[in-house]
Predicted 3D model of a 73-nucleotide RNA (transfer RNA) from a Candidatus Woesearchaeota archaeon. The coordinates come from a structure-prediction model, not an experiment, and the mean pLDDT is 82. Taxonomically the source falls in Candidatus Woesearchaeota (Archaea, Nanobdellati). Rfam family: tRNA. By type it is a transfer RNA. RNAcentral holds the sequence, with entries from ENA.
RNA sequence: CCCCGCCUAGCUUAAUGGUUAAAGCUCUCGGCUGUAGCCCGAGCGACUGGUGGUUCGAAUCCGCCGGCGGGGA
Numbered sequence: 001c002c003c004c005g006c007c008u009a010g011c012u013u014a015a016u017g018g019u020u021a022a023a024g025c026u027c028u029c030g031g032c033u034g035u036a037g038c039c040c041g042a043g044c045g046a047c048u049g050g051u052g053g054u055u056c057g058a059a060u061c062c063g064c065c066g067g068c069g070g071g072g073a
Base pairs, nucleotide, nucleotide: 001072002071003070004069005068006067007066010025011024012023013022018056027043028042029041030040031039049065050064051063052062053061
């Protein structure tokens, strides 16, 4: 320098262009227990990397930028 893939909650992942973006772990509270853990219940938490575009409608499609990873020269 060229090509490809990925970016959504603290972490790991879902979500066919259409309801208020869904789970597991973590965390907080409660139950249980002699205490803690396990287990059970409840709750908090992401305007989806940034910015534009397409569309009645974008996490999803397109452009540019940024970050990470892989391949090639």